The part of an RNA shown here (small-subunit ribosomal RNA, central domain) has 343 nucleotides and comes from a soil metagenome. The RNAcentral record of the full RNA draws on SILVA. It matches the Rfam family "Bacterial small subunit ribosomal RNA". Gene Ontology terms of the family: structural constituent of ribosome and ribosome. Its mean pLDDT, the model's own confidence on a scale to 100, is 82.
[in-house]
Context: one part of a larger RNA
RNA sequence: CUGGGUGUUAAGGUAGCGCAGACCGCCGAGUUGAGAUCGUGUUAAAGGCAGGAGUGGCAGACUGUUCCGCGCCCUCACAUCAGCCGGCUAAGAGAUAGGUUCAGGGCAGGGGAAUUGCUGGUCUAGGGUUGGAAUCCAUUGAGAUCGGUAGGAACUCUUGAGGCGAAGGCGCCUGUCUGGAAUUAUUCUGACGUUCAGGCUAGAAAGCUUGGGGAGCAAACAGGAUGUGCAGCCUGGUAGUCCAAGCCGUAAACGAUAAGUGCUAAACCGUUCCCCUAACGAGCGGUUAAAGCUUACGCGUGAAGCGCUUCACCUGGGUAGUACAGCCGCAAGGCCGAAACUU
Numbered sequence: 001c002u003g004g005g006u007g008u009u010a011a012g013g014u015a016g017c018g019c020a021g022a023c024c025g026c027c028g029a030g031u032u033g034a035g036a037u038c039g040u041g042u043u044a045a046a047g048g049c050a051g052g053a054g055u056g057g058c059a060g061a062c063u064g065u066u067c068c069g070c071g072c073c074c075u076c077a078c079a080u081c082a083g084c085c086g087g088c089u090a091a092g093a094g095a096u097a098g099g100u101u102c103a104g105g106g107c108a109g110g111g112g113a114a115u116u117g118c119u120g121g122u123c124u125a126g127g128g129u130u131g132g133a134a135u136c137c138a139u140u141g142a143g144a145u146c147g148g149u150a151g152g153a154a155c156u157c158u159u160g161a162g163g164c165g166a167a168g169g170c171g172c173c174u175g176u177c178u179g180g181a182a183u184u185a186u187u188c189u190g191a192c193g194u195u196c197a198g199g200c201u202a203g204a205a206a207g208c209u210u211g212g213g214g215a216g217c218a219a220a221c222a223g224g225a226u227g228u229g230c231a232g233c234c235u236g237g238u239a240g241u242c243c244a245a246g247c248c249g250u251a252a253a254c255g256a257u258a259a260g261u262g263c264u265a266a267a268c269c270g271u272u273c274c275c276c277u278a279a280c281g282a283g284c285g286g287u288u289a290a291a292g293c294u295u296a297c298g299c300g301u302g303a304a305g306c307g308c309u310u311c312a313c314c315u316g317g318g319u320a321g322u323a324c325a326g327c328c329g330c331a332a333g334g335c336c337g338a339a340a341c342u343u
Base pairs, nucleotide, nucleotide: 003315004314005313006312007297008296012311014202015201016200017199021195022194023193025088026087027086028085030084031083032082033081034080048072049071051068052067053066054065055064056063057062092192093189094188095187096185097184098183100181101180104178105177106176107175108174109173110172111155116150117149118148119147120146121145122144126137127136163170164169207247208246209245210244211243212242216241217240221236222235223234224233258310259309260308261307262306263305266288267287268286269285270284271283272282273281292299293298316343317342318341326335327334328333
């Protein structure tokens, strides 16, 4: 390389958009070509095979050897595909119109509860914490309780195997800007499609740069306790967590399951539209299960079943996601990614 594979054994890229490339609806006595197939002609010598002749061993068979060698798979069908040209729409895709749905995204404004601090009133000796304690707070009046006020962060219930988004992710209220989807009508375009190396964009948390902010929580750190010691536990507490702008580009970024499309029993639950509060239908989220698949577990119309198209990836374990080189980054580091040796 091929073959075989990629839910859990090595293996699906974090997600999307998309150029090149690959693949691609229906119709045609159109046109050009491709491949396939058929016919005819040509095709040196050596060599191989079927066959023939001679000969040796061992008569035959078998076998060795020499010479000749005109002969060298068979059968069925006359369709298939591509480019160009012309046409089609019930269809793949898109557009249009109607009402609908959504924690989808950006920005601005607003709200109450709670924690903490400050301030005032009442009250008095403890509070807090733990397995038990201590550090800690408190007669300079804590804790408890009732007012006032400041500031930051997060939005209880509703909440649901519920909804939305390509993924990351998204949950108080209002306004504004904006995205998607399904459904109904079946009005329009007429294959405009699928996938996508490279490329571009988005990308949790942590981390980085500059400037703000800082209530609670809390790496590091300090103290207390325990204990051989460390961690866990307790009292504090700084980065950080929050905002703006910019970087980083990684996660068990998971459904550990790439995207698209066709086919293959059913039953039930939830949800959106049409309807209307029903049913049927269409879409989405789930459960149990036919056939089938799987080593098994399990999957099973949202397949891990049966097919097709395209991309990505795997090839014993360790060394190692390391070294070197290159590219990217302020750095941390990321991407790409070996070998010797060992087993």